Predicted 3D model of a 75-nucleotide RNA (transfer RNA) from an Alphaproteobacteria bacterium.
Rfam family: tRNA. Its family is annotated with triplet codon-amino acid adaptor activity in the Gene Ontology.
It was read from a public genome assembly.
Taxonomically the source falls in Alphaproteobacteria (Bacteria, Pseudomonadati, Pseudomonadota).
Model confidence (mean pLDDT): 82 of 100.
[in-house]
RNA sequence: GCCGCCGUGGCUCAGUGGUAGAGCACACCCUUGGUAAGGGUGAGGUCGCGCGUUCGAUCCGCGCCGGCGGCACCA
Repeated sequence: GCCGCCGUGGCUCAGUGGUAGAGCACACCCUUGGUAAGGGUGAGGUCGCGCGUUCGAUCCGCGCCGGCGGCACCA
């Protein structure tokens, strides 16, 4: 340099062109004599960035950034 995959709550990951979810973690409550476990409620997201397509983009296209893998080249 080329190709492919990935980027979504704090962490690990789902998700689909129509105002985004789970588990864990966190806060509060219930339960207990008290913990743990269990149950309930809640908070928490520019869906990597920009442009475009579209009535509408997290999802489609292009570019860029970052991560991983493969190939090639220079020394």